The prediction has a mean pLDDT of 81.
Transfer RNA from an Alphaproteobacteria bacterium, 71 nucleotides, folded computationally.
The source organism's lineage runs through Bacteria, Pseudomonadati, Pseudomonadota and Alphaproteobacteria.
The sequence was found in a public genome assembly.
It matches the Rfam family "tRNA". It is annotated as a transfer RNA.

RNA sequence: UGGGGCGUAGCCAAGCGGUAAGGCAACGGGUUUUGAUCCCGUGAUCCCUGGUUCGAUCCCAGGCGCCCCAG
Repeated sequence: UGGGGCGUAGCCAAGCGGUAAGGCAACGGGUUUUGAUCCCGUGAUCCCUGGUUCGAUCCCAGGCGCCCCAG
């Protein structure tokens, strides 16, 4: 250089056009003599910029980063 895949919270990870589940971690509270366990609560301008649309994490285009294949 050509082709393909991926990018969502500190980490892992769902989502298939209608204001983003879950687990671990973190923080606050309750319980407890203390700690652990257990219970309740708190979190995301979805990599960036445009476009389509009433509405975009999702569709389209161009970038950026990572991985794989071929040369």